[in-house]
This is a predicted structure of a 98-nucleotide RNA (Guanidine-I riboswitch aptamer) from Bacillus mesophilum. Its mean pLDDT, the model's own confidence on a scale to 100, is 83. The model forms 96% of the base pairs in the Rfam consensus. The RNAcentral record of the sequence draws on Rfam.
RNA sequence: AAAAAUGUUUUCUAGGGUUCCGCAGCUUAGAGCUGGUCUGGUCCGAGAGAAAACUCACAGCUCUUGCUGUGCCACGGAAGGAUAAAAGCCUGGGAGAA
Repeated sequence: AAAAAUGUUUUCUAGGGUUCCGCAGCUUAGAGCUGGUCUGGUCCGAGAGAAAACUCACAGCUCUUGCUGUGCCACGGAAGGAUAAAAGCCUGGGAGAA
C1' cells in the first nucleotide's frame, strides 16, 4: 500500500523460562564464576482468558459528516520449531473427540 472476515491491533492476566538487572554463594586489587529446585524487575505470553480501539456484516434513524443496536459456539493429544531459554507462543478453531 492492497486485500481479507468465527477480522486486525494494543494493554493486561493465567502461564513461562533465565539474555540482562537484582538476590545468594564462591573468589577477590579489579573483575569474574556458579545458581531459576532464587520471591522478584527487564523479557516472552493465550483461537478456545479480560478490557479497549479500529474495521466488517445486518437492522433502524439521519438524509450532512454520521448515530444507535446486534454480532453465536469453542473438549483437544503426542511430536516438532523459534528465541538466551521455555511456555495456554507458532505448527493449531491442527490430528483427534462429541
Its Rfam family is "Guanidine-I riboswitch aptamer". Rfam links the family to the GO term regulation of gene expression.